[in-house]
RNA sequence: CGAGUUCACCGGGCGGCCGCGGCUGAUUGCAGUCGAGGAAAGUCCGGACUCCGCAGGGCAGAGAGCUGGGUAACACCCAGGCGGGGCGACCCGAUGGAAAGUGCCACAGAAACCAGACCGCCGAUGGCCCCCGGGCACAGGCAAGGGUGAAACGGUGGUGUAAGAGACCACCAGCGUCCCGGGUGACCGGGAUGGCUGGUAAACCCCUCUCGGAGCAAGGCCAAACAGGGACGCCGGCGGCCCGCCGAUCAAGUCCCGGGUGGGCCGCACCGAGGUCGCGCGGUAACGCCGGCCCCAGAUGGAUGGUCGCCACCUGCAAGGCGCAGCCGAGCAGGUACAGAAUCCGGCUUACAGGUGGUCUCGUCGC
RNA sequence: GGGCGCUUAGCUCAGGGGAAGAGCGCUUCCUUGACGCGGAAGAGGUCACAGGUUCAAAUCCUGUAGCGCCCA
Repeated sequence: CGAGUUCACCGGGCGGCCGCGGCUGAUUGCAGUCGAGGAAAGUCCGGACUCCGCAGGGCAGAGAGCUGGGUAACACCCAGGCGGGGCGACCCGAUGGAAAGUGCCACAGAAACCAGACCGCCGAUGGCCCCCGGGCACAGGCAAGGGUGAAACGGUGGUGUAAGAGACCACCAGCGUCCCGGGUGACCGGGAUGGCUGGUAAACCCCUCUCGGAGCAAGGCCAAACAGGGACGCCGGCGGCCCGCCGAUCAAGUCCCGGGUGGGCCGCACCGAGGUCGCGCGGUAACGCCGGCCCCAGAUGGAUGGUCGCCACCUGCAAGGCGCAGCCGAGCAGGUACAGAAUCCGGCUUACAGGUGGUCUCGUCGC
Repeated sequence: GGGCGCUUAGCUCAGGGGAAGAGCGCUUCCUUGACGCGGAAGAGGUCACAGGUUCAAAUCCUGUAGCGCCCA
């Protein structure tokens, strides 16, 4: 210098004028102060909070799924193991179990998981023929080779045989069982042994763990308006079922249909799983602890904007210049991504013009 | 704001791992003097889009987009 990798961040700035919303103080119209985001989005997870009296057990159902840690919690984060990709930095992984059982594996193919033979090989043994050398390929044996397929019964070599085959042997790959060593663990390394050897669990299922339901249109209070009727009433809360618990014991209540109103206040703008700083302390890290400072949007037709000037950046045009297949460029014009709070918080995912800084890797050149 | 569902031919819908189907509609031919009815043949598909699991995806999983329903 080029090509990458990963982490963090910015995402227009300053000033003038005119506006908008909340709060506070004055009280007739001012002053002060605060006023979008990294995703406010999707609503995909997890919580806080509220109601269902409590939120109990089992079945069913839903979800998570390598290990250890972090956290209020999680499907998130950190560290590690294993597998895969990359020369590498590094990246990706719904990553328990297929030897508990069931199912499925279309077409093709002889055969798709315990059976099977189209071409093929053999025909030792038995059979037939015969010139006793052999021939036929009939009974039968085999699965090495061909062929089919995404996948063909572990692979290579040998022994063996009529031909063959883990039938047997050696080595190799994997798996199971047992033992030893290391690690908290996932797992790793080694030894012995068993001829044990298809895939699929983002198919049912098995194993381990988690989960009661609903959601701020939750829920509470006030005001206004109206027309009642029906069912249950010894059962109801309990919403899929059972148990258990609680309430109720004759009048409260629940549900359904109909009628009315659709106004206001609280929840709700927060001292909080709060923000920020420290080269603080512990920890590899996520994170935790300690200390200082700060209080930081909030409506209910829904505020956070407009314009002017200068600057920054991008795109186009371009006088002209230079060391002229190109590069620079006064100036002019246009533009400044995605988007936008609505109960709050922690994550994930998705969208995003342009730009900044750091870590590391590979290649080339120079010293 | 919150909770759910759907997307397959022009339209309405089946199909839930093994090369995409029905009805109506459309085109051509036959029939008729002509039209309709009827009969025969045929065309028409990115299974909304992207990625993944699998030998194989409309189907299973995840994300995105569009459309619809419910809740004071």
Predicted 3D model of RNase P RNA and transfer RNA as a complex of 439 nucleotides. Rfam match: Bacterial RNase P class A. It is annotated as a ribozyme.